[in-house]
A computed fold for a 1532-nucleotide RNA from a metagenome, annotated as small-subunit ribosomal RNA.
RNA sequence: AGGGUUUGAUCCUGGCUCAGAGCGAACGCUGGCGGCGUGGAUUAGGCAUGCAAGUCGAGCGCGAAAGCCCCUUCGGGGGUAAGUAGAGCGGCGGAAGGGCGAGUAAUGCAUAGUCAAUCUACCCCGAUGACGGGAAUAACCACAGGAAACUGUGGCUAAUACCCAAUGGUCUUUUUGUGUCGCAUGGCACAUUAAGUAAAAAUGGCCUCUAUUUAUAAGCUAUUGCAUCGGGAGGAGACUAUGUCCUAUUAGGUAGUUGGUAGGGUAAAGGCCUACCAAGCCUAUGAUGGGUAGCCGGUCUGAGAGGAUGGUCGGCCGCACUGGGACUGAGACACUGCCCAGACUCCUACGGGAGGCUGCAGUCGAGAAUCAUUGGCAAUGCGCGAAAGCGUGACCAUGCGACGCCGCGUGUAGGAAGAAGGCCCUCGGGUUGUAAACUACUGUCAGGGGUUAAGAAGGGUACAGAGAUUAAUAUACUCUGUAUUUCAUGACAAAGGCCUCAGAGGAAGCCACGGCUAACUUCGUGCCAGCAGCCGCGGUAAUACGAAGAUGGCGAGCGUUGCUCGGAAUCACUGGGCAUAAAGAGCACGUAGGCGGCAAUGUAAGUCAGAAGUGAAAGCCCUCGGCUCAACCGAGGAAUUGCUUUUGAAACUACAUAGCUAGUCGGUCGGCGGGGAGAGUGGAAUUCCUGGUGGAGCGGUGAAAUGCAUAGAUAUCAGGAGGAACGCCGGCGGCGAAGGCGACUCUCUAGCCGACUCGAGACGCUGAGGUGCGAAAGCUAGGGGAGCAAACAGGAUUAGAUACCCUGGUAGUCCUAGCUGUAAACGAUGGGCACUAGGUAGAGGAGUUUCCGAUCGGAUUUCUCUACCGUAGCUAAUGUGAUAAGUGCCCCGCCUGGGGAGUACGGUCGCAAGGCUGAAACUCAAAGGAAUUGACGGGGGCUCACACAAGCGGUGGAGGAUGUUGCUUAAUUCGAAGCAACGCGAAGAACCUUACCUGGGCUUGACAUGAUGGAGUUGUAGUGAACCGAAAGGGGAACGAACCUGGUUUUCCAGGUCCCAUCACAGGUGUUGCAUGGCUGUCGUCAGCUCGUGCCGUGAGGUGUCGGGUUAAGUCCUAUAACGAGCGAAACCCCUGUCGUUUAGUUACCAUCGGGUAAUGCCGGGGACUCUAGCGAGACUGCCGGUGCCAAACCGGAGGAAGGUGGGGACGACGUCAAGUCAUCAUGGCCCUUAUCGCCCAGGGCUGCAAACGUCCUACAAUGGUCAGCACAAAAGGUUCCCAAGUCGAAAGGCGGAGGUAAUCCUAAAAAACUGACCUCAGUUCGGAUUGAGGGCUGAAAUUCGCCCUCAUGAAGCCGGAAUCGCUAGUAAUCGCGUAUCAGCAAUGACGCGGUGAAUAUGUUCCUGAGCCUUGUACACACCGCCCGUCAAGCCACCCGAGCAGGGAGCACUCGAAGUCCGCAACCUAACCCUUUGGGAAGGAGCGGCCGAAAGUGAGUUCUGUGAGGGGGACUAAGUCGUAACAAGGUA
Repeated sequence: AGGGUUUGAUCCUGGCUCAGAGCGAACGCUGGCGGCGUGGAUUAGGCAUGCAAGUCGAGCGCGAAAGCCCCUUCGGGGGUAAGUAGAGCGGCGGAAGGGCGAGUAAUGCAUAGUCAAUCUACCCCGAUGACGGGAAUAACCACAGGAAACUGUGGCUAAUACCCAAUGGUCUUUUUGUGUCGCAUGGCACAUUAAGUAAAAAUGGCCUCUAUUUAUAAGCUAUUGCAUCGGGAGGAGACUAUGUCCUAUUAGGUAGUUGGUAGGGUAAAGGCCUACCAAGCCUAUGAUGGGUAGCCGGUCUGAGAGGAUGGUCGGCCGCACUGGGACUGAGACACUGCCCAGACUCCUACGGGAGGCUGCAGUCGAGAAUCAUUGGCAAUGCGCGAAAGCGUGACCAUGCGACGCCGCGUGUAGGAAGAAGGCCCUCGGGUUGUAAACUACUGUCAGGGGUUAAGAAGGGUACAGAGAUUAAUAUACUCUGUAUUUCAUGACAAAGGCCUCAGAGGAAGCCACGGCUAACUUCGUGCCAGCAGCCGCGGUAAUACGAAGAUGGCGAGCGUUGCUCGGAAUCACUGGGCAUAAAGAGCACGUAGGCGGCAAUGUAAGUCAGAAGUGAAAGCCCUCGGCUCAACCGAGGAAUUGCUUUUGAAACUACAUAGCUAGUCGGUCGGCGGGGAGAGUGGAAUUCCUGGUGGAGCGGUGAAAUGCAUAGAUAUCAGGAGGAACGCCGGCGGCGAAGGCGACUCUCUAGCCGACUCGAGACGCUGAGGUGCGAAAGCUAGGGGAGCAAACAGGAUUAGAUACCCUGGUAGUCCUAGCUGUAAACGAUGGGCACUAGGUAGAGGAGUUUCCGAUCGGAUUUCUCUACCGUAGCUAAUGUGAUAAGUGCCCCGCCUGGGGAGUACGGUCGCAAGGCUGAAACUCAAAGGAAUUGACGGGGGCUCACACAAGCGGUGGAGGAUGUUGCUUAAUUCGAAGCAACGCGAAGAACCUUACCUGGGCUUGACAUGAUGGAGUUGUAGUGAACCGAAAGGGGAACGAACCUGGUUUUCCAGGUCCCAUCACAGGUGUUGCAUGGCUGUCGUCAGCUCGUGCCGUGAGGUGUCGGGUUAAGUCCUAUAACGAGCGAAACCCCUGUCGUUUAGUUACCAUCGGGUAAUGCCGGGGACUCUAGCGAGACUGCCGGUGCCAAACCGGAGGAAGGUGGGGACGACGUCAAGUCAUCAUGGCCCUUAUCGCCCAGGGCUGCAAACGUCCUACAAUGGUCAGCACAAAAGGUUCCCAAGUCGAAAGGCGGAGGUAAUCCUAAAAAACUGACCUCAGUUCGGAUUGAGGGCUGAAAUUCGCCCUCAUGAAGCCGGAAUCGCUAGUAAUCGCGUAUCAGCAAUGACGCGGUGAAUAUGUUCCUGAGCCUUGUACACACCGCCCGUCAAGCCACCCGAGCAGGGAGCACUCGAAGUCCGCAACCUAACCCUUUGGGAAGGAGCGGCCGAAAGUGAGUUCUGUGAGGGGGACUAAGUCGUAACAAGGUA
C1' cells in the first nucleotide's frame, strides 16, 4: 500500500467481497509447564444453607452457670469460678466499605465558574467555660395475654440518658453609628441598645492549698471526654455557562404554566409550596412527544481527522423484592433500620406472624456462555476502644477455566546402504529424507530426596535518658536508646530459591493448498455426493467435492462463528459529486438566515501573541529501575491539542459614527417586439341548408369492403348559415421568468435595449418555510359545436387482430367562471458577480466620417441579444469551450448499488382522478455511463458472382436404375443429415468381402513378444488315412524329419527355432470425432488476413488497410502520419495453341533417289515434312491514336498463331462451422476377456416393400425411327493379360492360335455426320418396361441374388402443377470411345477422351450469396440473438383485513393506606413555669382536614402478537399464450 468481481475487450461510475488489528467471547479438533491478568455480557428472574457491622466495663446499673473445694438437717447452703459470661440503659459506628446498571436524554455526566444564598460528626488550630438542682426509665422482680412473634399492668434502680435554673467571652435576633470594600442586592471590621441561648463526666497519680483527719476526698494534678464561639482541612448541598444519541411519517407545547406581591418552608437562593394579581414562557439554532442509553478518565481501530465502545481499574450518578412515606441523625428519606400498600415464598394451634443474596460462596431457571457453599485477619485499610484488642466474604491468599498476554520445553551433534514402508512414475527413477535406525552427548521443565530466604514492621513488658506539665523527683504524655536469642505475631506454604538423583526418558497439533493467497499430484465420485468469504467448482481424465501422499502457514494452540474499526475518498471537516453514470426544485417573487462595494475614525466580540489557573490518579509515550528475561510492577519526565481568567495588538471580519460613487434604483430623450388583457373587424377553406345544370357512379385502399347515390350522389354554379383556425410573409428570426405567444384595428398594461451621465447613495445577491404563475389531459356549472376525434360501431388484414388501414362517430377540443398542479415542464446543464485566444453569421440601438459610392448604404467603433466553428483548459469519454461543462467567490436545491418502489402505512392538499411527503422486510452481484472491435438489421451507399435478367437444355409428371427415409425383419451391419447427407464411404455385397442374424465350435487363442517348467534326438516337429460332421472342428492309424549358434572335427553336449503346460498377455469394425493426431469438406480462388517501427488515443483500439481513380484481384497509381514487410492475389509449375538453319530419328514419317507388289513406307535409304519429346523463341499494354490528373489504367488500331491473366489445370491466406471421420490409419481414457464385445465355420441378411424424397438413364418421336451404303478421332489398357487371321453358330458365344511385355501386335467397330430407301403423325415401324420360352458366359456354386443373346410379349408415357437445376465458347446441347475396381456383374455410376457444335447477355430494379465504406443496436453462444407481460406450479417476506389478545405512557373521575403539615382535642399527663392549690399553661392519645401510593372505572392514544379472506412483490434448468422493446424491431 491494495486485490477480486459487471465487458468479447476498454475506460469510468458503482455496489458486493477479501487480506489487517482487536474482544469479558462462544463452538470444533487438540492439549506439557510456569508467571501475570481475567471470568454471569442472558432473567434488575426466584432463592435452601453459612458468613458479610460491630465495638466500648477508662459512661451506667445489674449479673449467672458448669466445674472444683468446704459444710449439710441430704431439702440445700457457702467459697471459688467472677464482678467473668450475658443481656439491658448509654456513646460512637450501622449514610463507609462491598454489589449492580433497572431507571435516567437531564433533578445525570464532563469542563470552567458562582454561593455577598449554605451545612459539616470524627480530625487540627485558637478563645472561653464546665455552677446549682430535679424527676424518671430499661435491665431486674411479680402478675397477665399469646401457638408463636411478642405484648400489657404493677413495683424497684443507675448514668457521659432526660429536665429546670444560674453565668454569657462569644453567638442569635434587635437599636444606633463609624470605617472600609464590592459587579447589583450588598459584604466585612469596630463600637453601641434590648432580649435570648451552654455544659458530663471518666481514669491514673499526689497531699502543696482546703476539709475531714493520717490516709482519703467533692481538694490538687495529668490525660481523655463535655459546652459555646472563631478558623482550617476534608466532605456535602445549591446555582450558572458550554458540550452530551436517533426520529419532523412527533409542530406546536405549557395554568404553578411565566413573572410579580405577601406569606410559609429549608442548612440554604428559588413556584420549592400557598393566596392574590398580570398573561406570560418555550419552540424550526427543533420545543413537546416517541425510541434507545448510566456518564466520564479511558479502551479498540485509524497516517490523522474521525468512527465504535464504556467489561476489568479510578471519579461521579442512580438503585437495593415493586410502589409510597417519614423517623433518627452531622450526614439517609437509609442494601443486611422503621411504617403502609402490592406480588411472591415460608411458619401457624387459622386467631395471626416471618422474609427480601443487584454483599462472599452456593442453588434452580433461562442461555452459545462465565469458577470454590476454600484459608486467613499474617500484610494493607476501615469501625469501636486510652490501650491490649475485638470485628471485617473490604482485603490478602489458594483453587477452577488455554479466556487473554508473556516466557520455557517437547532434545543437541554426528549419521547415506540415501534402509524399510508410504506416495508418484516416462519404469530409468524421484520424493518423504539426515528425517529415522544407529553412535556420541546434554539435563531446561515435570518427577524423587535434602536444605533455605524475603514478605515482620509495628506492638507489649522492663530499664535508662531528655523534653514539657506540675506543689511534686508522683502519675501520665512525647521523643530517644537498651534489653527481651529464654515475650510473642505467617493464611499463603507440600509454593519460591539452592544442592542433589535418575533418565531422551513424560510432553504436537490444527488449518490450508483454483485465483485473491504461501503451498500439487494420484485415486474415488460423475450437476450425484458435496464445497463455497467473493468470483465460482462438480454433467467420466476435478490441483476447487472425498481420501491418500507431498507441500505451505501458525504452533500449545489452530480453525470457525459473532461483533467493532480499518481498507471505504462508500456521508467526502481534512476529503466526493449532480449534461449523458444516482443527483438542478417546472418557473418566479419574497420572509428568516447566509454572504456582501470604496475610503476614514472608534470599540475589541471573533482573530493573533504573552502570562496565570485548571486539565485527579491510573493508562498511552520517553528515560531509569525491580522480578533470571518478558508479560507485570515501581520512580521521574513528557503529554493531556481543552476550558477559564488576565495583559497586550488592531491588519482582516464584526459593531458604532459620519462620508464616497464603480453595484443597485431613479430621471430625460429615443427605440424594439407573435409579451399580456379586453372589445371589434376580415378574407380563404371545410361542413351543412336552399335553388340551378347534370345523369351513374362516388368514395376509399397495398388490394378491397363497409359507407354515399336514380328519393338524383360525386362534379359544377349561385345564394345563405355556423363554428374553429389564421396560408403566403416565416427565417437555428422576435418577445416572455417559465408554461407559452403568429390575420387586422382600437383601448388598457408589463418588460427589455440604447444615448445623456442629471438625482439618491450599498438601498445589493441568494433564498429554508411561504406566496403566485404554470402545456396537455381531466373535473364542476352554464353556453357553443364547423372540422378533427379517445370510447364505441362496422369493413378489411390476420392463425387470432379487443391494433396498425378504411367508413362512421360521442365525450373532448372552443367560450365564461372555478378546480386540478403534473410533463422527456429538456440546454436532461439552479441563480448571481468577476476574469480567461480568436473567427463567422443574424437581430435591436448608438457614434465616426480621415475612406468609398452618394443622403442612404458600405466601412469602422461601441452596447445588448441569438446561433455556428474553434485555442487553452476541463471531462470517464462523448463533448463543452466568453450563452463554459474553464478559473474563482456567494447562496439555495438534490444524490449515495440494482430491484422491491415513487409502492405500503401515516400525515396533508383535492369534488374526484390523483398530487406532495415517503419507508421496510425480502432479494440480486451486479444495475449503469461513454467509447472500441465484431456480428446483425424487413438501415443506407459503392462493387462483384450464371445471382437475376436475356437465352439454350433439363428436373418436378412416366417406366426403369441407384442412394436415402420409413416400415418390416432373426438380421435387414455401420457411418454420412440444409447449402457442405442422399449414383456419398462403396474404383464394383451370389460365397469371400461382412462388420449384422441363426446355428455349430475354440480359449495363451487366427496374429506378436517375453518368462517359468516340461517333452524330444527317437517316434518329437511335420504330413496326416479310416470314422463323426454342413463345414469348422474332433479324431488319430500310418509315414516321419530338419534348420541355426556355440563348445576342439565327429559320436556327443548346451542353447535357440519348433512342441506341450502355466503365467504375463494377445485380440476387439466395442464406446467417446464433445479427450485427440492426421486427412477432408465448406465459406471460397472470395480478396482478404496480419506484422515491425513510428504516430494518435488514459485505454480497448486506431492509423497503415481510409479518400480519389483503376483492376479479375489490398492489382496498380495518386493522395496521405505514416514508412516498410509478411501470408494470400499474380507470377514461378503442368497441359494446350504458333514457330525453329535447334537436338534426337524407332516402332512414327516418306519430299527426293532406288527396288518391289494386285495393293499398302512393303524394302534400301532419308532427316526434308508430319509426328514423337527435349531444349528454345514468342505476348511485354512493347508500338500508334484517344481518354485520364502529368499517373495507374481504359477504349480503339496496327502487327501477330495468339492481345490485354490467350484457354484449361494443379495450387486454397488468417480463420469459421466443438463441420466430417475412433469403421482407412494412429492414439488417451473407459469397457469385454472359456466372450450376447476375441477367433473359426455353414446358411441367411446387407437386394426384404404400403409409402416418401434425392440423383440419373430411356423416352414420349419426323431436326425422328428402321434398313442399306460409306467416311473421319483422341485418349487409354493388355502376360493368370489383350487376342488377329481363319472357321462354326442367326446371335450371345465356341474352336483356333498368328502377333504382342507394346509409337511395332491386339482391344478397335468409333458414333453422330454424309448418301440412298421405307415409315407419314398413329400410343405408331415411337417407346421399350414387364412377362414367357430357349440359349450363352463367369464361377465350387447364379434359388434367394449375376450379366449377355434370340424369339415372343409390348406397360406407362403424346413434353410434364406449385416449384426448381445447369450453362457465357470449342462452352451448352448432342455423339460415341476408353479406363479403374473386377472371376463375373447388377456401370444408366465415377474418372477420362475426342467428334459435331449453337443461342443470348455490353444491363444491375428485384431474388440469393459475397466484398468494402457508413449508420443503429439493450446482440457478443453474436438475430436460430436478446427479451416483455398475463396465466399455471412451488416457496418466502410484506401490506390490507370483520376482529381478537397483550403491553407502554399519560388524562379524567371514584376510593383513599402509611405519613408529614394544619385544626380541634369533652380523654390522658412525672420533671419546668404561674397559681386563689381547684387548676391554668404546656405536652400527648384520639378525631377531623389538605396532600397522598396502590386499586377501581371511563374515553382516547401508542406498540406488539394473532386473524377467515383479499392484494401486489421477490425468487425458482428446460410449463401455457402471444411477441411489447432492442435494427426504421417490421405502426420510430
Record summary: The RNAcentral record of the sequence draws on SILVA. Rfam family: Bacterial small subunit ribosomal RNA.